Molecule: transfer RNA
Organism: Clostridiaceae bacterium
RNA sequence: GACCCAUUGGUCAAGUGGUUAAGACGUCACCCUCUCACGGUGAAAACAGGGGUUCGACUCCCCUAUGGGUUACCA
Numbered sequence: 001g002a003c004c005c006a007u008u009g010g011u012c013a014a015g016u017g018g019u020u021a022a023g024a025c026g027u028c029a030c031c032c033u034c035u036c037a038c039g040g041u042g043a044a045a046a047c048a049g050g051g052g053u054u055c056g057a058c059u060c061c062c063c064u065a066u067g068g069g070u071u072a073c074c075a
Base pairs, nucleotide, nucleotide: 001071002070003069004068005067006066007065010025011024012023018055027043028042029041030040031039048064049063050062051061052060
């Protein structure tokens, strides 16, 4: 250089054209407790960036970025 795969809250991770984008850990608030921890309830927090297709895109296509993998053939 070429080809393939991946990218979703702070971390892990489901969803694969139409939902309010699940869940776990973590964080915060409240309850519980003499206090902490444990436990309970609730809240905040995400679709890598850009463009295209479509009535509608996290989902399909293209480019870019980042990470990982395979390859080193011809001249």